[in-house]
RNA sequence: GGGCGCUUAGCUCAGUCUGGUUAGAGCGCUUCCCUUACAAGGAAGAAGUCGGCGGUUCAAAUCCGUCAGUGCCCA
Numbered sequence: 001g002g003g004c005g006c007u008u009a010g011c012u013c014a015g016u017c018u019g020g021u022u023a024g025a026g027c028g029c030u031u032c033c034c035u036u037a038c039a040a041g042g043a044a045g046a047a048g049u050c051g052g053c054g055g056u057u058c059a060a061a062u063c064c065g066u067c068a069g070u071g072c073c074c075a
Base pairs, nucleotide, nucleotide: 001074002073003072004071005070006069007068010027011026012025013024020058029045030044031043032042033041051067052066053065054064055063
C1' cells in the first nucleotide's frame, strides 16, 4: 500500500441483511429478603451520544459516503 471483518451497558455479545411504539441478554454492580456470618437462592433497581461526522428518508443502531480505532490475510 491492497483485501476482508469488527466498533451497541462496566465486561462478553444479540439485534443491522428485510428502516417503523419506550434498544435487549448473560455476567458484573447497588438496595432489600434469607443466613450466626459468607456463598448460593429470592425480590427490586441503576447504567447505553448504538465509534465520530455527513447524506438519504416522514422516520436510521439498521441504508449510503467519509474519517478514526482495532483484528486477520496478501504484498

Predicted 3D model of a 75-nucleotide RNA (transfer RNA) from an uncultured Acidimicrobiales bacterium. Model confidence (mean pLDDT): 82 of 100. It matches the Rfam family "tRNA". Rfam classes the family as a transfer RNA.